Group I catalytic intron from an Acidimicrobiaceae bacterium, 229 nucleotides, folded computationally.
The sequence was found by an Rfam model in a public genome assembly.
Its mean pLDDT, the model's own confidence on a scale to 100, is 75.
It matches the Rfam family "Group I catalytic intron". A reference for the family is Cech (1990), "Self-splicing of group I introns", Annu Rev Biochem. The family has 12 seed sequences and 5,602 matches in Rfam 15.1.
The organism belongs to Acidimicrobiaceae, within Bacteria.
The model forms 89% of the base pairs in the Rfam consensus.
RNA sequence: CUGCAUGAGUUAAUUUAGCUCGGUUCUAUAGUAAUAUAGUUCAAAAACUACUUGGUGAAUUCAAGGGAAGCCCUAACGUAAAGUCGAGGGUAAUCUUGAGCGAAGCCCUUUUAUAAAGGGAACGUGCAACGACUAUCCGAUUACGGAGUACACCUCAAGCGAGGUGGAAGCGCCAAGGAGCCUAUUUAUAGGUUUAAGACAUAGUCUGAUCUAACGGGGACAACCGUUA
Numbered sequence: 001c002u003g004c005a006u007g008a009g010u011u012a013a014u015u016u017a018g019c020u021c022g023g024u025u026c027u028a029u030a031g032u033a034a035u036a037u038a039g040u041u042c043a044a045a046a047a048c049u050a051c052u053u054g055g056u057g058a059a060u061u062c063a064a065g066g067g068a069a070g071c072c073c074u075a076a077c078g079u080a081a082a083g084u085c086g087a088g089g090g091u092a093a094u095c096u097u098g099a100g101c102g103a104a105g106c107c108c109u110u111u112u113a114u115a116a117a118g119g120g121a122a123c124g125u126g127c128a129a130c131g132a133c134u135a136u137c138c139g140a141u142u143a144c145g146g147a148g149u150a151c152a153c154c155u156c157a158a159g160c161g162a163g164g165u166g167g168a169a170g171c172g173c174c175a176a177g178g179a180g181c182c183u184a185u186u187u188a189u190a191g192g193u194u195u196a197a198g199a200c201a202u203a204g205u206c207u208g209a210u211c212u213a214a215c216g217g218g219g220a221c222a223a224c225c226g227u228u229a
Stems, first nucleotide, its partner, number of pairs: 007021006023042001026039005051177006061099006070091005077086002100125003106120006129207001131206004136147004151166006178195008212229006
């Protein structure tokens, strides 16, 4: 990318449990309406199978509050009794908050006015396994192929650099377009609305992460933190 099937994603388990998104019943609020927000019912029934192109690549800190299922631990507390019940402590998919900081674009102000500075809104960072680095190109359309850009590692070199081995991401933000639906009217125009989530690391490379062992801190324990190999 395509075909079929199936609602999609994710954590654990091993066929079940949890969370998120979408669908769906009803209610409330806003709206002329499409529809949106919140609560709520349902679960494989029905629908969709979640549109395309271009631009941006920054900040990436200090703190704090939650957390389901499954799994691990048991000093104290409850109970006639207990790690097997409650409960408590961890792990953890992940949900947030305060301050600070931030690329392009948007709004406002100032100025030396082709640009810069300051402020603001949305959004991002914080929020990976502690973490580091990078937003390439061409083609195909039967399940991808080719190249070898950025980057990383190794070797050589005084240096410039050369050779070798691997090898790449928007699902964020901005701008535009397409499609479905609604409204109005001058009947082909305008406006509105919908077009999910996944990034608490997606792709790729690396690593001090993971794994094993020792030592130290720490706690009742499980954890957790640090150093070395």